Predicted 3D model of RNase P RNA and transfer RNA as a complex of 431 nucleotides. The coordinates come from a structure-prediction model, not an experiment, and the mean pLDDT is 77. Rfam match: Bacterial RNase P class A. Rfam's curators write: Ribonuclease P (RNase P) is a ubiquitous endoribonuclease, found in archaea, bacteria and eukarya as well as chloroplasts and mitochondria. By type it is a ribozyme.
RNA sequence: GGAGUUAUCAAGGUGAUCGCGAGGCCUUUGGCCUCGAGGAAAGUCCGAGCUUCACAGGGCAUGGUGCUGGCUAACGGCCAGUCGGGGCGACCCGAAGGAAAGUGCCACAGAAAGCAAACCGCCUAGCUCGCUAGGUAAGGGUGAAAGGGUGCGGUAAGAGCGCACCGCUUGUUUGGUGACAAACAAGGCAAGGCAAACCCCACCUGAAGCAAGACCAGAUAGGAGUCACGUGACCCGCGCUACGACUCCGGGUUGGUCGCUCGAGCCAAGGGGUAACCCUUGGCCUAGAUGAAUGGUCACCACCGACGGAGGGCAACCGAGGUCGGGACAGAACUCGGCUUAGCGAUAACUCCGACG
RNA sequence: GCACCCGUAGCUCAGCUGGAUAGAGCGUUGGCCUCCGGAGCCAAAGGUCAGAGGUUCGAAUCCUCUCGGGUGCG
Numbered sequence: 001g002g003a004g005u006u007a008u009c010a011a012g013g014u015g016a017u018c019g020c021g022a023g024g025c026c027u028u029u030g031g032c033c034u035c036g037a038g039g040a041a042a043g044u045c046c047g048a049g050c051u052u053c054a055c056a057g058g059g060c061a062u063g064g065u066g067c068u069g070g071c072u073a074a075c076g077g078c079c080a081g082u083c084g085g086g087g088c089g090a091c092c093c094g095a096a097g098g099a100a101a102g103u104g105c106c107a108c109a110g111a112a113a114g115c116a117a118a119c120c121g122c123c124u125a126g127c128u129c130g131c132u133a134g135g136u137a138a139g140g141g142u143g144a145a146a147g148g149g150u151g152c153g154g155u156a157a158g159a160g161c162g163c164a165c166c167g168c169u170u171g172u173u174u175g176g177u178g179a180c181a182a183a184c185a186a187g188g189c190a191a192g193g194c195a196a197a198c199c200c201c202a203c204c205u206g207a208a209g210c211a212a213g214a215c216c217a218g219a220u221a222g223g224a225g226u227c228a229c230g231u232g233a234c235c236c237g238c239g240c241u242a243c244g245a246c247u248c249c250g251g252g253u254u255g256g257u258c259g260c261u262c263g264a265g266c267c268a269a270g271g272g273g274u275a276a277c278c279c280u281u282g283g284c285c286u287a288g289a290u291g292a293a294u295g296g297u298c299a300c301c302a303c304c305g306a307c308g309g310a311g312g313g314c315a316a317c318c319g320a321g322g323u324c325g326g327g328a329c330a331g332a333a334c335u336c337g338g339c340u341u342a343g344c345g346a347u348a349a350c351u352c353c354g355a356c357g
Numbered sequence: 358g359c360a361c362c363c364g365u366a367g368c369u370c371a372g373c374u375g376g377a378u379a380g381a382g383c384g385u386u387g388g389c390c391u392c393c394g395g396a397g398c399c400a401a402a403g404g405u406c407a408g409a410g411g412u413u414c415g416a417a418u419c420c421u422c423u424c425g426g427g428u429g430c431g
Stems, first nucleotide, its partner, number of pairs: 001353009012301007020036007038329001042340002045338005050209004057236003063204004067081005082096001083094004097200002102198002104194003119140002121136007148166006167189001168187008213258004222249006230240003265284008303326005311318002358430007367383004376414001385401005407423005
């Protein structure tokens, strides 16, 4: 100097002026003071709080999650580890239970695609001499995938048929909370892949969502039908409803208040823990709009880029004052915890490569 | 704001319990027919299956995330 990896942080500042929303005060129709978007407010993909409805009990479903241990209100999130995979490396990724419970699928090609299989080849025998019968999975060919791999022996040719090493399976012991790992022994190898195919196992799961829902004020015109064959997702069963419920037609309204922002809250210090996170103490109040505020302009400073060049230096080059331009993604709508996506910049540590010393 | 659905040729749709060449109708283009046009007949072109990533031997189809469009709810 180039190429990367990880982590953290910021999201310009101050003032003037004109406006907008909320709250408070006052001499009340006008003034003054205070406060006023985000790291993702986004996508609405998960998980909760909260609210309403439903819910005797049981069964069967539906949907989701899926290595181990921990954290948490909870989670499909996070942390630490195990195993597998990728990268030269820093490091990164993983929907990672079960295919020796069952069912299904594996197109085309290929002889054979799942309780294996003889097309070519190799070997043996027979004869009508290029065919028949048998053996053979070492070699060729097909395929994403062909029932362990390499070597030696062995054989008619071969083959875990035998042996050594590696792999695999089973068992024991040791270490670990555990996933798992290591060592030893035994077995000639059985049990191909797919569960983001049905499924099995374990665990979780009532539904809807602040347009939930509660209250106040105002307006109005009623009429027709249904009554368990309805509804509680389904079934058994048990309930609910008649001064009621549902459907259709017609009429009225298009207001206000609460929910609404003090909360699993934020900041700092100390302590525990590898960490996620937790505990204690102290401090702080930090948007609540409802066609929906949080903005515009100017000045100065800071940052970045371009132009320019005072000046410095042997040179490469470094460069002050100045001029011009730029600042992304995006915007609350009940509130939190996550994930994902969008996008601009800075800093630190580490890795690899090249050059020089 | 909340909930849900859909993106396949220029248009309207099949295919969505995976199997390789993604089809159909209308439209377009060319030819035949006709004096010319229409209708009719024959043929052809036209698709990154909205985009990206993953599972799988193999993805329009299964899973995840984006983008675009639409519907309902006081």